[in-house]
Molecule: c-di-GMP-I riboswitch aptamer
Organism: Nitrospirota bacterium
RNA sequence: CUUUGCUCAGAGCAAACUUCCCGAAAGGGGGGGACGCAGAGCAACGGGGCUACAGCCGAUCCUUUCUGAAAGAACUUCAGGACGAUCCGGCCAUGCCCGCCGAGCCGCCAAA
Repeated sequence: CUUUGCUCAGAGCAAACUUCCCGAAAGGGGGGGACGCAGAGCAACGGGGCUACAGCCGAUCCUUUCUGAAAGAACUUCAGGACGAUCCGGCCAUGCCCGCCGAGCCGCCAAA
């Protein structure tokens, strides 16, 4: 230096679940806890996956408002539009996942 993880050493990380905090959510951080991990170290570059606040489209509703009609004005009713609302539906990453796969970077021990 290369390959490998059968063996040795000292360590390391920590799934589910739980608790507190952050977040709209996905998810993340701290504590507890260990299913596992030889890169379960770093890093969202490619694929893949998760979520959908905002935005757009739709559905429904309606205080207001505009236009039209009924019967001239007002009132009322009806129709349509605008604004608005929603435990509603769809689309969408700019959000997230490297403990899904690939590529990249750095690294411990041992064996050959």